[in-house]
Order: sequence, then structure tokens, then C1' cells
RNA sequence: GAGCCUGUAGUUCAGCCUGGUUAGAAUGCUGCUCUGAUAAGGCAGAGGUCCACGGUUCAAAUCCGUGCAGGCUCA
Repeated sequence: GAGCCUGUAGUUCAGCCUGGUUAGAAUGCUGCUCUGAUAAGGCAGAGGUCCACGGUUCAAAUCCGUGCAGGCUCA
């Protein structure tokens, strides 16, 4: 220098291809319950401007462009 992949909750990820229901799961966290007590279990709750900016559209996490960060391959 060239190409490709990834970026979504504290953490690990799904959803994106094919735009449209309130953006979800596990785990962690908080409260309650259960127990003699702890762990495990059960119930409830908080937690996200979906990497940034711009564009397309009635409508964008999802499509397009540029940039940033990380990774892989080639030179």
C1' cells in the first nucleotide's frame, strides 16, 4: 500500500442477508422470596442515543458513502 471480517446492556453474543411488534438472550448487578445460615433455585427490577458523521426512505441497529478502533490475509 491492497483486500476481507468485526464494532449492539458491565461481560459474551443473537438480530442485519429480506428496513416496519416496545431492540433481545445468557451471565453479572439490585430488591424480594426460599434456608437455621450460605450456596443453588424462584419472582421482580435497573441497565442501550446499536462505534462516529452524513445520505437514501413515510420509516434505518439493518441499505449506501466517508471516517475511527480492533483482527486476519496478501504485498

Transfer RNA from a Candidatus Pacearchaeota archaeon, 75 nucleotides, folded computationally.
Its Rfam family is "tRNA". It is annotated as a transfer RNA.
The organism belongs to Candidatus Pacearchaeota, within Archaea.
The prediction has a mean pLDDT of 82.